[in-house]
Molecule: transfer RNA
Organism: uncultured Actinomycetes bacterium
RNA sequence: GGGCCGGUAGCUCAGUUGGCAGAGCAGGGGACUUUUAAUCCCAAGGUCGUGCGUUCGAGCCGCACCCGGCCCA
Numbered sequence: 001g002g003g004c005c006g007g008u009a010g011c012u013c014a015g016u017u018g019g020c021a022g023a024g025c026a027g028g029g030g031a032c033u034u035u036u037a038a039u040c041c042c043a044a045g046g047u048c049g050u051g052c053g054u055u056c057g058a059g060c061c062g063c064a065c066c067c068g069g070c071c072c073a
Stems, first nucleotide, its partner, number of pairs: 001072007010025004019056001028042004049065005
C1' cells in the first nucleotide's frame, strides 16, 4: 500500500426486508431473609466510531475518514 471482518448502554453482544434502539451481566431501589448470599420485582442507563449523502423516514443503504483484528504485498 491492497483486501476482508468488526466498532450499538459501564462490560459482553443481539438488532430480520429501512418504520418506537434491545437482552444478559454489572451498578441503583425494593420484596424475601435475624443478616449476608441466592431468588424475585422495579426503574435508570444510548452522539448506534466521525462526517457527508440517499430517503417521507437510516443502527441498517452509498462515499470518505478514524480505531481494532486477520490476511496479502